[in-house]
RNA sequence: GGCAUUCACCCGGGGGGUCCCGACAAGGGGCUGAGAUACUGCUGGCAUAUGCGGCGCAGUGACCCGACGAACCUGAUCCAGUUCACACUGGCGUAGGGAUGGUGCACCGGCCGCGCG
Numbered sequence: 001g002g003c004a005u006u007c008a009c010c011c012g013g014g015g016g017g018u019c020c021c022g023a024c025a026a027g028g029g030g031c032u033g034a035g036a037u038a039c040u041g042c043u044g045g046c047a048u049a050u051g052c053g054g055c056g057c058a059g060u061g062a063c064c065c066g067a068c069g070a071a072c073c074u075g076a077u078c079c080a081g082u083u084c085a086c087a088c089u090g091g092c093g094u095a096g097g098g099a100u101g102g103u104g105c106a107c108c109g110g111c112c113g114c115g116c117g
Stems, first nucleotide, its partner, number of pairs: 001112003007104004011066004017031005038060005043054001045052003072097003078091004
């Protein structure tokens, strides 16, 4: 100095399981995982008079993914192995869907090139 599958920003898509204590509550702990719902509002419900509160809905945050797409959804309360269970491995699976985007080199990281010592 340049580039983008790698970095940054904008935009878009997505998920939140399982086990234990407790009473199936509140609350707490363990496991896997990038992430296992952190915050706000609304609201079914409960208590009863100002609180609790189910991710039920919306927004924000973290995280992952954006076509070279298994991020994620459906089949699926699936099948085999394994586990207390989830997780994991294989199958299903050349299955059916799924965000098909933009800008930039100021910062961080990567790669490439040039120069100087």
Record summary:
TPP riboswitch aptamer (THI element) from Lutimaribacter pacificus, 117 nucleotides, folded computationally. The prediction has a mean pLDDT of 77. The sequence was found by an Rfam model in a public genome assembly. Lineage of the source: Bacteria > Pseudomonadati > Alphaproteobacteria > Roseobacteraceae > Lutimaribacter.